The RNA shown here (SAM riboswitch aptamer (S box leader)) has 145 nucleotides and comes from Geodia barretti. Its mean pLDDT, the model's own confidence on a scale to 100, is 77. It matches the Rfam family "SAM riboswitch aptamer (S box leader)". Rfam's curators write: The SAM riboswitch is found upstream of a number of genes which code for proteins involved in methionine or cysteine biosynthesis in Gram-positive bacteria.
Order: sequence, then structure tokens, then C1' cells
RNA sequence: CCCUUAUUCAGACAGGCGGAGGGAACGGCCCUGUGAAGCCUGGCAACCUGUCCCGCUCACCCCGUGGGACGAGGUGCUAAAUCCGGCGUCCCCGGUUCGUGGCGCGUGACGCGCUGCAACCAACGGGCGGGACGAAAGAUGAGGG
Repeated sequence: CCCUUAUUCAGACAGGCGGAGGGAACGGCCCUGUGAAGCCUGGCAACCUGUCCCGCUCACCCCGUGGGACGAGGUGCUAAAUCCGGCGUCCCCGGUUCGUGGCGCGUGACGCGCUGCAACCAACGGGCGGGACGAAAGAUGAGGG
């Protein structure tokens, strides 16, 4: 560097050193001298190893296999869903009002927001539009070349 496979809306987010960047790339949008990256300590988690427990298999043990506990070893992670988007499929869709009903919030009182109906206007079209699912790409583990 490439291939296979599993996971990717949970959790940790504190202290010291450090001293200007960081969130993979691109487009956004963010974080950052109230201290970025990086390093150490701490923390989280449970992919692999290990130890232990329960089941299956087995005459029994070992091996194998499913589940669980621990967290000692190997990694990993420790702003925002992998921060969001791109590609595909499916679904949704405008405005106005001394009108009228409902719900929520609030004021001493006036009020504010969402929404059903009605009327009127616009309209068969549009987009950096909204939603669901999937893919791609990325990341990490394990195995292989």
C1' cells in the first nucleotide's frame, strides 16, 4: 500500500507540559490565547489476547462453538451522529388575513409560537429545500497478501 470482515446516533471530554492551529480531503458549518496540534497522566470502551463462569458438542477431558464477567496484556477512543453534505431509491412542499377553532409558552395587562378550517392570491414548478433508508468515502479492530 492492497484485499476480506465486523463496528461506526452509547461512553469518556479532567489535570500537567506545550504555544497556534484543529475538525481526513472538497463544499459548508464549527472548535480554538477562557489555550489548537502534539506528548504524559487520568478517563471511556470491550475489537484481539488472557483469566474465570454458564450452555452446545463430546462417554469424559482437550479442542471447537454460543453467551456472560473481569480489564491484566495489545490496540483504539476521549467537541458536535463519522459535525453536516455530495451518489441512489422513496416520501413531503407556496403566500396573505382586524376571519374562525385547537395546542403550547408567557405577562400585572397587552402578548408570542405551532397548527386545523375558511376566504383570497399565486401555481404544476422549484431548490445550497425538508425527511426516511441505502450506497460511496473515511475511521478503528481482527485476519490475509

Taxonomically the source falls in Geodia (Eukaryota, Heteroscleromorpha, Tetractinellida, Astrophorina).